This is a predicted structure of a 1498-nucleotide RNA (small-subunit ribosomal RNA) from an uncultured bacterium.
Its mean pLDDT, the model's own confidence on a scale to 100, is 87.
RNA sequence: AUUGAACGCUGGCGGCAGGCUUAACACAUGCAAGUCGGACGUGGAAUCACCUUCGGGUGAGAGUAGCGUGGCGGACGGGUGAGUAACGCGUGGAUGACCUGCCCUCUGGUGGGGGAUAACCCGGGGAAACCCGGGCUAAUACCGCAUACGUCCACGGGCUUUGGUCUGUGGGGAAAGCUGGCCUCUGAUGCAAGCUAGUGCCGGAGGAGGGGUCCGCGUCGGAUUAGCUGGUUGGUGGGGUAACGGCCUACCAAGGCGACGAUCCGUAGCUGGUCUGAGAGGAUGAUCAGCCACACUGGGACUGAGACACGGCCCAGACGCCUACGGGCGGCAGCAGUGGGGAAUCUUGGACAAUGGGGGCAACCCUGAUCCAGCCAUGCCGCGUGGGUGAAGAAGGCCUUCGGGUUGUAAAGCCCUUUCAGCAGUGAAGACGCCGGGUCGUUCGAACAGGGCGGCCUUGGUGACGUUAGCUGCAGAAGAAGCACCGGCCAACUCCGUGCCAGCAGCCGCGGUAAUACGGAGGGUGCAAGCGUUAAUCGGAAUCACUGGGCGUAAAGGGCACGCAGGCGGCUCGUCAAGUGGGAUGUGAAAGCCCCGGGCUCAACCUGGGAAUGGCAUUCCAAACUGGCGGGCUAGAGUCCGGUAGAGGGAGGCGGAAUUCCCCGUGUAGCGGUGAAAUGCGUAGAUAUGGGGAGGAACACCGGUGGCGAAGGCGGCCUCCUGGACCGGCACUGACGCUGAGGUGCGAAAGCGUGGGUAGCGAACGGGAUUAGAUACCCCGGUAGUCCACGCCGUAAACGAUCAGAACUAGGUGUGGGGCGGUACGCCCGCUCCGUGCCGAAGCUAACGCGUUAAGUUCUGCGCCUGGGGAGUACGGCCGCAAGGCUAAAACUCAAAGGAAUUGACGGGGGCCCGCACAAGCGGUGGAGCAUGUGGUUUAAUUCGAUGCAACGCGAAGAACCUUACCUGGGCUUGACAUCGCCCGGAACCUGCUAGAGAUAGCGGGGUGCCUUCGGGAGCCGGGUGACAGGUGCUGCAUGGCUGUCGUCAGCUCGUGUCGUGAGAUGUUGGGUUAAGUCCCGCAACGAGCGCAACCCCUAUCCCUAGUUGCCAGCGGUCCGGCCGGGCACUCUAGGGAGACUGCCGGUGACAAACCGGAGGAAGGCGGGGAUGACGUCAAGUCAUCAUGGCCUUUAUGUCCAGGGCUACACACGUGCUACAAUGGCCGGUACAAAGGGCAGCGAGACGGCGACGUGGAGCGAAUCCCAAAAAGCCGGCCGUAGUUCGGAUUGCAGUCUGCAACUCGACUGCAUGAAGCAGGAAUCGCUAGUAAUCGCGGAUCAGCAUGCCGCGGUGAAUACGUUCCCGGGCCUUGUACACACCGCCCGUCACACCAUGGGAGCAGGCUGUACCAGAAGUCGCUAGCCCAACCUCCGGGAGGGCGGCGCCGACGGUAUGGCUUGCGACUGGGGUGAAGUCGUAACAAGGUAGCCAAGGG
Repeated sequence: AUUGAACGCUGGCGGCAGGCUUAACACAUGCAAGUCGGACGUGGAAUCACCUUCGGGUGAGAGUAGCGUGGCGGACGGGUGAGUAACGCGUGGAUGACCUGCCCUCUGGUGGGGGAUAACCCGGGGAAACCCGGGCUAAUACCGCAUACGUCCACGGGCUUUGGUCUGUGGGGAAAGCUGGCCUCUGAUGCAAGCUAGUGCCGGAGGAGGGGUCCGCGUCGGAUUAGCUGGUUGGUGGGGUAACGGCCUACCAAGGCGACGAUCCGUAGCUGGUCUGAGAGGAUGAUCAGCCACACUGGGACUGAGACACGGCCCAGACGCCUACGGGCGGCAGCAGUGGGGAAUCUUGGACAAUGGGGGCAACCCUGAUCCAGCCAUGCCGCGUGGGUGAAGAAGGCCUUCGGGUUGUAAAGCCCUUUCAGCAGUGAAGACGCCGGGUCGUUCGAACAGGGCGGCCUUGGUGACGUUAGCUGCAGAAGAAGCACCGGCCAACUCCGUGCCAGCAGCCGCGGUAAUACGGAGGGUGCAAGCGUUAAUCGGAAUCACUGGGCGUAAAGGGCACGCAGGCGGCUCGUCAAGUGGGAUGUGAAAGCCCCGGGCUCAACCUGGGAAUGGCAUUCCAAACUGGCGGGCUAGAGUCCGGUAGAGGGAGGCGGAAUUCCCCGUGUAGCGGUGAAAUGCGUAGAUAUGGGGAGGAACACCGGUGGCGAAGGCGGCCUCCUGGACCGGCACUGACGCUGAGGUGCGAAAGCGUGGGUAGCGAACGGGAUUAGAUACCCCGGUAGUCCACGCCGUAAACGAUCAGAACUAGGUGUGGGGCGGUACGCCCGCUCCGUGCCGAAGCUAACGCGUUAAGUUCUGCGCCUGGGGAGUACGGCCGCAAGGCUAAAACUCAAAGGAAUUGACGGGGGCCCGCACAAGCGGUGGAGCAUGUGGUUUAAUUCGAUGCAACGCGAAGAACCUUACCUGGGCUUGACAUCGCCCGGAACCUGCUAGAGAUAGCGGGGUGCCUUCGGGAGCCGGGUGACAGGUGCUGCAUGGCUGUCGUCAGCUCGUGUCGUGAGAUGUUGGGUUAAGUCCCGCAACGAGCGCAACCCCUAUCCCUAGUUGCCAGCGGUCCGGCCGGGCACUCUAGGGAGACUGCCGGUGACAAACCGGAGGAAGGCGGGGAUGACGUCAAGUCAUCAUGGCCUUUAUGUCCAGGGCUACACACGUGCUACAAUGGCCGGUACAAAGGGCAGCGAGACGGCGACGUGGAGCGAAUCCCAAAAAGCCGGCCGUAGUUCGGAUUGCAGUCUGCAACUCGACUGCAUGAAGCAGGAAUCGCUAGUAAUCGCGGAUCAGCAUGCCGCGGUGAAUACGUUCCCGGGCCUUGUACACACCGCCCGUCACACCAUGGGAGCAGGCUGUACCAGAAGUCGCUAGCCCAACCUCCGGGAGGGCGGCGCCGACGGUAUGGCUUGCGACUGGGGUGAAGUCGUAACAAGGUAGCCAAGGG
């Protein structure tokens, strides 16, 4: 785009068209084919009239209706599509092989006889259908006779492309009448004859139209259908037909068809056309038209011009109906209609008015053909459902950032219009013709009667549709809009609900709490009386490629060759004209499509004309090309001569090295083997070594990037046989060529058969190891086999993953073989032919790559491909001894499977390089006790969060109450807290008592402020009320912010340019160098940004400035303390400055960057430390810091209170403290810090207490006072290796302090108690210098509570060879089947569920072959029985016919046995699919044994 559609929702009007695609299933009822009295016989009644003897008769009705004979038509028209793969259809021919009623033209004739019969009457049988017998009768019914131009038959002759035509002789063979008119009387007064007109009949010729038959070409799928055929193919005779023919028959011959697809199977009516498409093509064959076939199923003939006959006959069968059970009847695939089937397809309508058909002279009759109407949005076309105006942008809805936005000029309102529908009226065309009437002509006739025929006129008659179309009037916006969609494709977005549910879905995919994707709504988009969905076809699909594709790696080159058929084929001359080109002619039906007109108001639709119809056929012309034939040529191909190289093939022989075995010798304790071992061998003498021997297999070096071969493949040497190639010569043949479906041969390895052989190796197998296991990898053995001969097999990653042949299209370089030339010839250079490699131009390619050895440009031929899996499988067939091979599907299933390249990530890949990463070293953790956090458990609650590194002394820098979020219980509800409105009361505020656990409640006391227009008002408090508050409730996977981590790692990017189809690359890689993408050099790159570094802070040296700390440094005083005077030099403090930059020297390096060493310097090569954290990663952490969307809650998930809990404890882990002791503990004495803190504070001296502490209060808001003592250290003493004078847990008692309060649950003190622990398994952490270790001090939080945390200083080490290894990281490179990226991916068995499928004892159905039995109807043949009108007869009969009988054929049926196919089938085989099953780990990174291919074992 389309449809004979269906379904869902919806539905105003009209025009035109269409309407059982399924059950060719079954059918009730009505209708669908009759007509002719002008062929013929017969022929009653109703009714009316008259008469009547009242019984009836006569006439009209009426020669009508009816019945029958006869004629024509029922072979057309209408239906259907079952069958048919066929001369069925289409197209073009043939018919010298034919037929043709009615119609037309021409021609001749139509004479004279005969015998029957239906209807009818009588009788009979039957339920019926119907039948039988007897009798009468007519014809255009039937039969002889006569005639016969011509016709038919036989024979003969002439011409002739079959049976055509001309002719001779003989023979056969016709007919029908009817009607109108007239009366000239011939016939003789008639229903007559006759004449005449019309019509019919018979013979013949021709035509038109129709048909039969034959032929060329075309016409679906399957080769897993390859062979088929007995009347089969042909001939002769005969039969038969309208006609040819094996159509039929007898005999003879043995043919005929088939890979150009016979036979068989499946499917199917064919065509014009229709749908689609740019076309070519594909699909289709409704309606309309042509042809065919069929008419319940099968068979058969009859009649006829025509049939094997839809509404005819006979038989058989199935089915149905009637029946008196004896018999009968029936055939909607005609129109309508019914049941049924189905997703689905209409009225039991009107009319013959028109068109057409049958009959008839005609009138006319018949006509479910047809014309109309009805039903159905089934389709196409047209129209309408209103138009204009209208902003306060109304209300309502929806959304909202609460401002508003949108629906939306939409509505309302105002002003108009009236199509269509409605009502009323008016009103064509379809009617030509026919009939009637009139008139004219013509014919017959004596005729101005009349009849026939024809023309013209016409007031008349004839319309189913029809309440027609059209037109007019009336009323009023009045009666008339839906459907689908809105994630992308694809045009159209928000809210709510839902929460991997419910659902959507054409593909991709949506839905797991903010869904533009589900459902609803608002809004929007698209179509519109329709809109969607489903089904189906074509298109897009160049996705079967003719137009117009491919095959190195994506699917695809046959393993290789030879070669029949086939296809294709060099130069040249002539000829033919098959192909080819051109002209003409015929045909190519109509309709349709297209163009131009015309008619319905337009359109759809209808109609006129034209064009077109790629074709077929006939004929003429041309001769370039192809082809045929003939001649010639040598460039293709081949032959010949001379030469060359070679693992080319086959056979025979020979050789040496090595392994193994055997013998002998030497010799002794091991050998062998591996990652390490063991099995194994060896004291019976191995291994090792020397000599000798045997046997088999393979041939080191040469050896190559080499050579040969068609491929597989071929490797010591010699001989014989043999194939091919190359080079040179240019003598010969003269296109002899190329390819090659089938076919044939060759064909690695493994394997099979028979026989041999067997040294080494070595499936299977045995053993040893490894391992969780180890039917493996490794080791020790070892059989087939590997070898030979003969025969099979026929596969492979049989690979260049690249078919063969030919031609053309730059080069460079190497190498093998040959020739020529140059030559300074043992070399070398150039040219050339053939082979074999590499690199590359153009070109090609998706890229990779290919590139004269093409994957470039062309030609010829063959093979092959068409998404992945299923599957190279099943079934079938062929081959094979087997293994198996070749050929080769489908169901089902998936939305991919693949190729090349890119960026990453990863690797039990590689290279380079870092880091307390390892190593080197010091000290720890893991063991103990305790502290603390966590898990777990417990609990009413043990609130919550943090969870590998990067949670766990974390949020906690302070849980007894509070905190507090948890639990129990008790209260409150505008609330503990914010803002605002309204009402009432009271200033606010201070304070007491009672009850209660408290919150709270009740009752008091004090107090009365500011402004005021005296009404009141402001503020505050209390009560009430309404908006609202509140939530540590949920979502860190909705978020902001902040933070952790990789990582202080050296990286991450951009602009422009360049390269690439592109992803992307380049830059950023490379050579050096660095802590560093730090710097230098190079470079299709040149620059730039974020990072690095530097700038900042602290610290190390010095200087300047400043001086209520410091100093006697210098002076003075002194109670001896910088205490005082005095002074800022020093220390110090805190502000500024200097200094360090590879600057200098030497060396290395590339003359660079830089590195190494040195000098100087307080300090060097980033001096030490800090702050500083790129692009990003982890949906990392935090909704409980805060903020915040959404959701939830609202007398509670809010709030207040008391008590409890967060402090639990059988355990497990992390982080710590203290130790286990003598480098120590204890006692006494004594020395030296830094950095901090202090007013609800630090708190001195003094006094009390053993002590914690208390009393007390000086000083100090602090370089001034206080905390404050620093400790380790040093000096002296004791302890003596002991569970201790170590260690201090635990527990008892007594206290101190803080605090409302130390029971749960604080810290500290004293006395007493003194536990585990004697250096910590596997494992694991920190640290590279003022570091580790060790020692103490301070601070934050804080009423109190510190082993934690954050700081401070004191003492103060050891070690680093080095980068192999572990971990993490950076750069380059490589492989990849990974990309939520190796914590990846992924394979197979097993188990479970489901699905389709193969096998399967068989069972059932369908179709069909062969043989036979049987045989209805019927044609034909035979016939001696029976019967018979026409003709003949000598009257006996004959001719001929009928019945019967027999025979051939023969449908249905049957028997036997095959084939094909479908369904079912216990059981069984594999296959596919399925969020979280089992076992292992095969593959992808060297996948941890490289993988793969073929084959065997588990």